[in-house]
Context: one part of a larger RNA
RNA sequence: GGAUGAACGCUAGCGGCAGGCCUAAUACAUGCAAGUCGAGGGGUAAAUAUUGUAGCAAUACGAUAUGAGACCGGCGCACGGGUGCGUAACACGUAUGCAACCUACCUAUUACUGGGGCAUAGCUCAGAGAAAUCUGAAUUAAUUCCCCAUAACACUGCGAAAGGGCAUCUUUUUGCAGUUAAAGCUCCGGCGGUAAUAGAUGGGCAUGCGGUGCAUUAGCUUGUUGGUGAGGUAAUGGCUCACCAAGGCUACGAUGCAUAGGGGGUCUGAGAGGAUGAUCCCCCACACUGGUACUGAGACACGGACCAGACUCCUACGGGAGGCAGCAGUAGGGAAUAUUGGGCAAUGGACGCAAGUCUGACCCAGCCAUGCCGCGUGCAGGAUGAAUCACCUAUGGUGUGUAAACUGCUUUUUUAUGGGAAGAAACCCCUGGAUGCGUCCGGGGCUGACGGUACCAUACGAAUAAGGAUCGGCUAACUUCGUGCCAGCAGCCGCGGUAAGACGAAGGAUCCAAGCGUUGUCC
Repeated sequence: GGAUGAACGCUAGCGGCAGGCCUAAUACAUGCAAGUCGAGGGGUAAAUAUUGUAGCAAUACGAUAUGAGACCGGCGCACGGGUGCGUAACACGUAUGCAACCUACCUAUUACUGGGGCAUAGCUCAGAGAAAUCUGAAUUAAUUCCCCAUAACACUGCGAAAGGGCAUCUUUUUGCAGUUAAAGCUCCGGCGGUAAUAGAUGGGCAUGCGGUGCAUUAGCUUGUUGGUGAGGUAAUGGCUCACCAAGGCUACGAUGCAUAGGGGGUCUGAGAGGAUGAUCCCCCACACUGGUACUGAGACACGGACCAGACUCCUACGGGAGGCAGCAGUAGGGAAUAUUGGGCAAUGGACGCAAGUCUGACCCAGCCAUGCCGCGUGCAGGAUGAAUCACCUAUGGUGUGUAAACUGCUUUUUUAUGGGAAGAAACCCCUGGAUGCGUCCGGGGCUGACGGUACCAUACGAAUAAGGAUCGGCUAACUUCGUGCCAGCAGCCGCGGUAAGACGAAGGAUCCAAGCGUUGUCC
């Protein structure tokens, strides 16, 4: 000098864009953050509409349509969002390999979608309990579950022939035997279901190389190293197990201890390098602590389950409930870090044929000079160089200083009034056309949280707006007074003991400027 997720002191007019618990992965009140589908199903409270019967009417009892919550079922909840505890590891980065693998939804292609059955939620009844919740009986549906049929390019077993390779092997053609499937709904347009192949996407596994401190850590290892066989897995493998062998790593640093999420990047530097890993993106790990599996295409699952533990809460003492490292917010810690805000209008996601619902993702607004950038606090003229103040060689001079007053001008900004966006085009509705009948292309309509915001115009009027640090040298900027090794200053050298340009004040000056200094950290 540059930089900063900064803090502190003094000061402060505005806007744009960004950033905002670095500490206690401490504990959490409250609200919200993952639902959706009635075009899968049984069914339905209140209410509304239409209507029937009785009645003079009020009304009562029905029927039909719409219709909440709860329930079964499907898909989603493995994404999105948070944090950096752990991890020195194939975790990450990069480059390869899988002849050792999986992949819901999506796309393409092929084939199929026949028949039957048993239940169980819900509802009803009864019961237990303070509650959480649970038990029993009866009964019912489905795209729930089960059985049968059919079926191969799928899987399994046994073969044949021809090629290929990288050892196990693999490809093509082909023969025989065995095993395995489905679900309906419909507004009649479709939407689905099953099997198979291929693709796409996402993942899994393995390997080479790379990035850390200590040798005041020198030896480490028994599932350890390898083999055979088996189990397990989507799949290879001591991944696990039985048996066999005695191996394996290490001064090119094993093992141990300490520290640490990794990368793209960021800061600095001419570069080499050094430091760093906030915001944004990719990967990993974690979800009160430890463990376990279930479901599922995918989890060993942040707002799922079970067990153990610590803690908190409720209790009728028998027993129960909970997990903000989601968004806000609270307490605590700390030098220190924001609102218990608005909206799904846009983008994206889940579900749905769709309308749509949900979405603290996201888009916005609020707070904070935390940073970067931009703008303003006027401009021109104006000398008796006014006054004050300060200094001096003191009837006077010099500085403050064109500074002020005064005259003219402007109105960025402020204030007031008026106008007023883009972000919106899709979906959907109405309508026209083309068509290879799948769909596609036009026209019109609907939809804005931000927000009456940005922006524009008009009016008034210099009106609403400057500070901070420094002035001995390094280092730009000097005098007077006070003090008297005191009070104090200080980054280093050093100032201060009676004329201090170094302390304190004043006048003046210098440097930056809505900031300026100090402190911490890095180069």